Small-subunit ribosomal RNA from an uncultured bacterium, 1470 nucleotides, folded computationally. Its mean pLDDT, the model's own confidence on a scale to 100, is 82. Its Rfam family is "Bacterial small subunit ribosomal RNA". The RNAcentral record of the sequence draws on ENA and SILVA.
[in-house]
RNA sequence: GUGAUUAGAGUUUGAUCCUGGCUCAGGAUAAACGCUGGCGGCGUGCCUAACACAUGCAAGUCGAACGCUCUCGGGAGGGGUAACUCUUCCGAGGGAGUGGCGGACGGGUGAGGAACACGUGGGUUAUCUACCUUGAGGUGAGGAAUACCGGCGAGAAAUCGCCGACAAUACCGCAUACGUUUGGAGACAAACAAAGCUGAGCAAUCAGCGCCACAAGAUGAGCCUGCGCCCGAUUAGCUGGUUGGUGGGGUAAAAGCCUACCAAGGCGACGAUCGGUAGCUGGUCUGAGAGGACGAUCAGCCACACUGGGAUUGAGAACGGCCCAGACUCCUACGGGGGGCAGCAGUGAGGAAUUUUCGUCAAUGGGGGAAACCCUGAACGAGCAACGCCGCGUGCAGGAAGAAAGGUUUUCGGAUCGUAAACUGCUUUUCCUGGGGAAGAGAACGGACGGUACCCAGGGAAGAAGCCCCGGCUAACUACGUGCCAGCAGCCGCGGUAAUACGUAGGGGGCAAGCGUUGUCCGGGAUUUAUUGGGCGUAAAGCGCACGCAGGCGGUCUUGUAAGUUUUGAGUGACAGGUGUUGGCUUAAACCAAUACAGGCCUUGGAAAACUGCAAGACUUGAGGACUUCAGAGGGACGCGGAAUUCCAGGUGGAGCGGUGAAAUGCGUAGAGAUCUGGAAGAACACCAAUGGCGAAGGCAGCGUCCUGGGAAGUAUCUGACGCUCAGGUGCGAAAGCUAGGGGAGCGAACGGGAUUAGAUACCCCGGUAGUCCUAGCCGUAAACGAUGACCACUAGACGUAGGGGGUAUCGACCCCUUCUGUGUCGACGCUAACGCAUUAAGUGGUCCGCCUGGGGAGUACGGUCGCAAGAUUAAAACUCAAAGGAAUUGACGGGGACCCGCACAAGCAGCGGAGCGUGUGGUUUAAUUCGAUGCAACGCGAAGAACCUUACCAAGGCUUGACAUGGACUCGACAACGCCGUAAUGGGCAUUCCCGGAAACGGGCGGGUUCACAGGUGCUGCAUGGCUGUCGUCAGCUCGUGUCGUGAGAUGUUGGGUUAAGUCCCGCAACGAGCGCAACCCCUAUCGUUAGUUGAAUGAUCUAGCGAGACUGCCACGCUAAACGUGGAGGAAGGUGGGGAUGACGUCAAGUCAGCACGGCCCUUACGUCUUGGGCGACACACACGCUACAAUGGUCGGUACAAAGAGUUGCGAACCCGCGAGGGGGAGCUAAUCUCAUCAAAGCCGAUCUCAGUUCAGAUUGCAGGCUGCAACCCGCCUGCAUGAAGGAGGAGUUGCUAGUAACCGUGGGUCAGCACACCACGGUGAAUACGUUCCCGGGUCUUGUACACACCGCCCGUCACACCACGAAAGUCGGCAACACCUGAAGCCGCUGAGCUAACCCGUGCAACGGGGGGCAAGCGUCGAGGGUGGGGUUGGUGAUUGGGGUGAAGUCGUAACAAGGUAACC
Repeated sequence: GUGAUUAGAGUUUGAUCCUGGCUCAGGAUAAACGCUGGCGGCGUGCCUAACACAUGCAAGUCGAACGCUCUCGGGAGGGGUAACUCUUCCGAGGGAGUGGCGGACGGGUGAGGAACACGUGGGUUAUCUACCUUGAGGUGAGGAAUACCGGCGAGAAAUCGCCGACAAUACCGCAUACGUUUGGAGACAAACAAAGCUGAGCAAUCAGCGCCACAAGAUGAGCCUGCGCCCGAUUAGCUGGUUGGUGGGGUAAAAGCCUACCAAGGCGACGAUCGGUAGCUGGUCUGAGAGGACGAUCAGCCACACUGGGAUUGAGAACGGCCCAGACUCCUACGGGGGGCAGCAGUGAGGAAUUUUCGUCAAUGGGGGAAACCCUGAACGAGCAACGCCGCGUGCAGGAAGAAAGGUUUUCGGAUCGUAAACUGCUUUUCCUGGGGAAGAGAACGGACGGUACCCAGGGAAGAAGCCCCGGCUAACUACGUGCCAGCAGCCGCGGUAAUACGUAGGGGGCAAGCGUUGUCCGGGAUUUAUUGGGCGUAAAGCGCACGCAGGCGGUCUUGUAAGUUUUGAGUGACAGGUGUUGGCUUAAACCAAUACAGGCCUUGGAAAACUGCAAGACUUGAGGACUUCAGAGGGACGCGGAAUUCCAGGUGGAGCGGUGAAAUGCGUAGAGAUCUGGAAGAACACCAAUGGCGAAGGCAGCGUCCUGGGAAGUAUCUGACGCUCAGGUGCGAAAGCUAGGGGAGCGAACGGGAUUAGAUACCCCGGUAGUCCUAGCCGUAAACGAUGACCACUAGACGUAGGGGGUAUCGACCCCUUCUGUGUCGACGCUAACGCAUUAAGUGGUCCGCCUGGGGAGUACGGUCGCAAGAUUAAAACUCAAAGGAAUUGACGGGGACCCGCACAAGCAGCGGAGCGUGUGGUUUAAUUCGAUGCAACGCGAAGAACCUUACCAAGGCUUGACAUGGACUCGACAACGCCGUAAUGGGCAUUCCCGGAAACGGGCGGGUUCACAGGUGCUGCAUGGCUGUCGUCAGCUCGUGUCGUGAGAUGUUGGGUUAAGUCCCGCAACGAGCGCAACCCCUAUCGUUAGUUGAAUGAUCUAGCGAGACUGCCACGCUAAACGUGGAGGAAGGUGGGGAUGACGUCAAGUCAGCACGGCCCUUACGUCUUGGGCGACACACACGCUACAAUGGUCGGUACAAAGAGUUGCGAACCCGCGAGGGGGAGCUAAUCUCAUCAAAGCCGAUCUCAGUUCAGAUUGCAGGCUGCAACCCGCCUGCAUGAAGGAGGAGUUGCUAGUAACCGUGGGUCAGCACACCACGGUGAAUACGUUCCCGGGUCUUGUACACACCGCCCGUCACACCACGAAAGUCGGCAACACCUGAAGCCGCUGAGCUAACCCGUGCAACGGGGGGCAAGCGUCGAGGGUGGGGUUGGUGAUUGGGGUGAAGUCGUAACAAGGUAACC
C1' cells in the first nucleotide's frame, strides 16, 4: 500500500441490573452405531494387541570373470556287420559352485526416545563417499591354494569331518611410482598398485567393457554448534569420567570417546536433577485475527525389525545376513535341529471398528547384465465398503373455482391431504438389448486395466426416497391413547384425566442417497486465562506490616557509539499444500501446468540517529545531608503517686445481708451487712478527653528522670540521580495458647451449686481453677478492615480540626488574610452493576509487586517445611449441583420504631362456661343412621319447619323407550274417568268404544301399542366452569394518562406539615390531571307547612298517602403564621356525616356451592334410572357449640286494674251465643279487610292479699293416668290440656361473649315456613339504665420508616447430630506387583590385550634339488579387562488390594432439638 474481517439465545429473581458458571445453534472427522439405499468420478480404509501367525509370493542377476556336470542338436575322427560306443569341436538349454555387483535402495511400523531426535541458520583448516562425470597416468612378470567334483566316514535330520585333484576379474609376493602417505626447515629418504574379458581381423593390431593409483566434481553420509521445541517445584539441589589439563590409545574424523597422572572443578530459580507424556516437521482442522488442537493418507528427517547384547563383511549396515543369551513356537529316531509378516495378500485374537490368500510388469521407477533379457506384492490397475468429497437421476406439461374414493378433523356448515391421483400428451439423463470402439506406447516390439471409457441404433415412465424433527432456544399443530404410570430430555423442563413436550395417526418443517445419534477437536461461543482483550471497597480476588538482595522501571542538558529500533539490499524458507490470475481434462470434486503472493525463521552488507541501551562530561528540580525551630498516649529502662476493689486487725452496732423478672444457692448471733480507724497486696490509671495526637502495622494514656526512633516547618548552605518497586529472604506482629521461674487484688474459660425450662451440659444468680500481670523464650494467626498494595504526576470547590511559617493590624494579645504538612465532613467533573468514591479517589495516566477464574467437596486429604505441642504454611483430586453470589426494587413479615383508628383494651351492664331441657356438630353405633358446611368466615348452618310424602339412605318386592320430553317408521281406535272384585305397588277381569273434512278411498287431529333415535341419574370432578355468596371490611384505600427521575425492576403523583369518620379538605412540593372507592344523590325516622282522604260519628288534633320547607360551620367569639379545620356559643324540633337502612373499590383466601339452577369432561343404561311398602335421617358410654327455663322476696301465688306497635286472613281469619275445669267442641255472623276476625285486659307495670329464706307456695325435668286437635296414619316419631309425680339446680373453675342511648337489660305481640308441629329465625312495640380516666398492654386494621438469607411470602426459611440406602475418597496391621538406581556374586557371544611348547600353502634363510629344518606371518587353545542376562541384599519410588476406621457427597414425606435470617427472641460474625 492492497485485500479480508468480529451476530447471538436459554437458564439464578415476584420482577431488575450486574457478576458468574452450565447448555444450545457452526465447522471438521482415518470414525462407529440405528433406519434407509439408484448410478458415476476422485480419494480413503487395524486409531485397539510393536499380540501370535498356517500358506504363497515380496532380491536377485551376470556364461562377455571361472572351472565342473547333465540334456538336446549338429560337425569331424576312431571302434563295430549293425544296434551302438569312444574322443574332440560347435551351438542351445538345465544344475549347483567359485567370483563380481546388488541384498545399506525400494516397502512396513511408531515401540522407544524430551534428545543436536526434529525444525531453522551456520561450521567441518576435524571427515568419508561404491556406482556416475571430468582431468591426467598406469595395466609388466610370477606363485601358491580352494569350493564345486571324486573317495571314505558320522548323523533321523540340519549338516559335518578326513583324504585327493583342479580354475579364475578369488588370493599372495616381485617390478615400476606421474602421484599419494609419513618423516624432515629443506634438499631428500622410506613405504604403497593393478585383471582381465568380448568383438573385428590370417596376423600385427585396433575398438569396446573392465582393473590400479591420483586430482577434482556431483551425490550421499558422519561430527560440532546458535536459536526454537509438552506438563509437573506436592521433583531444589545435581554431578566421580564428573569439569579441565598433560602423556598415551582410538576413529574416516574433533572430543573424557577410552586410559594413567594432576588440579577441583562443571550445571542450576533465565528451572539443573527427577517424574509423567510424546516420534519431529512441511502441514491438517478451526478461528475475523492473535491463537488453540492435531501430526492418518502425500512429502522430508529420525527410530525400530520377536526381546537384549555383539561383532563381521563392506564405500555404506543390517526387516526377508551372522554369533550369543532369553521368552515363545515347530520338527525329532531325544542325541540334536528349525523359525521370526511393524513387506503384499490372508488367519486367529483383541475391539464399537477397518478390505482380495486378485491382474500385470503395458506405463513410471529400481537391481544385475555389453546386450537380449531376468527380477521387482515398489508401482500401475481391478475387487470390497455411502467411509468422505463432488456430480446426476428417481420424470415433464396439461388436468376439477374446490372438485372421485379414502384418510384426518369438525363449531356438522365445512376444512385438509389436493393438481396430488385417475386421465391425456411428451421426453429418455439414467436403465436394458444390439452394433462400433479408443488415447494411455514421442522410431520399432509391448495394453494388465478392457470389449472399459466413449459413440450409434432400438425399447419403454418404465427399475430407483428415505431419515430426523414440530413446548422455548429452533423452521414446523391438531386428534386419540396414557394418567408422576409408561416414558421423554442438549439446557430450561414435560407426564398426577382435557399433554402442540410421552405413544400412535393425520398434517406440517428441514435435509436428501442419505438422515439422525454417539465420541473427539477447534471456534462461535468463551473478552470464561483477556498480548490483541478481563479484573481485585461490597460479586472470586491487595500478602497483617515494614526493610531489602536479584529482577523490572527510571529526572534535565551535551557529545560519542550503534546493541535494541527503523529502513534498504543479498541469502534462505525442499516438493506438495494455501490464496489470486490464466490455461488443460464436458461441469464439479479431484488432478496437472505457468506466474504472482502469503508463510514463521535465520544470517549478513549498507544507511539513519528521534527514542531505549552503553561510554564520557555537566546540572539541580527527584533523593539525601547541614543549620534554626516545633508538636506528640512513638519505643525502652528505672522510680514515685492518689482514688477505688478485696483482704487482715481493732472499735461501734445487733439481724439480716446479698441477689433476681421472681427466687434460691451463698454470707451472717462463732456477730455478717452498715460505719470508723489502722495496715497489706496486686492490677488499672476517673476528670483533662476530642469527630484530638503519635506510630509501618500490631498498637500506644497517672507523674518524673535517663536512653532512643520517626515526623513537620523555615533557610536555599552542601552532595549531585545517590531513585521507585520488589519474587526468594529478613525483621516486627492483637488476643488466645505453650515452656521455665515469679506474682495473684479484681475479673474469670473449665468446674461446682442455685434458678429457668418439656429438657437447659446455655442465657440469669452464688462461688471458682487455668489465665489475665512480670522476666526469659516459643507460637505467627484475627472481620490483622478503609474488607481499598507501594510510589509519582495531573484534575472545581465549601466548611471544620491539629502542628509550623509569612502578612495585615495592634502598645501587645485577640481577630483577619495567606502558605506547607496531617486529620475529618459535604460536594462538581469523572468513574461505578448499583451502593457509593470524589486532591486522604473507587477520577485521569505511569512504574513495580501480590492475588482471582462457578458453587460444594476444601483451605480439606496426601507429601514437604516450620513448631515442645496446639497447630501454621504450601495445597489437590474423585464425586456432586445448575446454580452459588453482589447491589438495588416492590411486597410480605418482625417477640423493630413512630403516628392513628375500632366495644380492641380499660370503665361498666347483662351473660355464656356449672344444672335440667331444646337444637346443631363431632364421635360411636347401625342394614341405613343420605349428603354438604370445618379457625375467625362450620356447628338453632343449607333446613322459612324429616310421622307417610319430602328423601337423596337401608331392606324387600316390581318395571325396562321407561315416572318425564321430542322426532321418524309401523299399527290400532280409543284412552282416561267413574263403579265393582283384588293388590303394598304395577297388574288382571267385567263394563264402556274418539273428533274434524270427505260420497268413499283417504287425509288431518287426539290417544294407545310396537320399534328406532333417545330419555333419566341428588353418580364423580366447586382443583375444568358460569352465576351467586362469605371474609378481610363500610377498612380507606386501589389505579391510570401525560410529564419528570432511574441502565432497569421501578419511583414520583399517593410522600411531607396540618386536619378529618374518610387519599376529607388545606398548604407545600417535578409534577399536572383523571378514574374506581369515601361523601352526596335513594329509603325509613325526628319538626313544620300544605293538598287529599276512606272504613276514623263530627271540626281541629291524631292517622294515612302525596307535595314542600328545614341544617349550610350559614352567624358570633376564640385557637392555628394563613387556610383547611377545631373548641365554645346563639337561634332552632334537630348542629357539625341528626339517628337508622340500602349501597361493599382493586383484590385475597384454587374460601363455599356440580345437592337450588346452568354447564365442559368422565361414568351407569333390565340400572348408579324408575315405582311401591316398611325402616332410617329422631340411635347414645361421651365431647363441643348456640339457646330456653331456673336457682327465687327487685320474687312466687291469688284477686283487681292500665297503656301498644307492627302484621296476617277466602282450601282462610272465624265473632256473638251454648257445652267442657281445660285443651277444645258445636255454631256460623262478619270480612278479599284503617270497616270483620286473629285480638279479650298484650306483658312487664300499678293496687291489694298471702308466702318469710326452706330445695320452699322457688324451680319445673322425669314418669303415670285421663283427654283434645291435625292428619289415610301420631308405635318408632307431633303439639296441646287436666290430675298426680316433683329430678338436678342455693349464681357457676380456667376461660370467654355482647353492648356507648331510646342502646344494653327486662317484657310481651305478630309473621314466614306450615295439614299439624317454634325455646329457632324475621319483624314490632312497652319499660328503660350504668360507664368511657385514657391508649401502657391483648386482638384486628391503616400510613410512614427500618432490618431481612422470606416471595407458596413467618403456618416462611433453615442448621447440626443420630438412624437407613448408595457413591467416590483418605488412613490402616499387612499383602501383591511395576520402574529406575546402588552394593556384591556369577558371567555367554564378542572386540581388545597377553601367552601361544599345539597346528600351519604362498614370503625369507639353510641344506640342497628331494624332502626337510629354521624364521616371519596366521590359526586353534588358554589367561585377563569390559560385558547382555541371571542371582543375592538393603533401600527408593509408584500402583493394586486390605479386616477395620475417618470424614465427605447424594437420596418426596424418619428421630432429636431450634443454631442462623426480624433486636430471630442472649445482636451477629472472625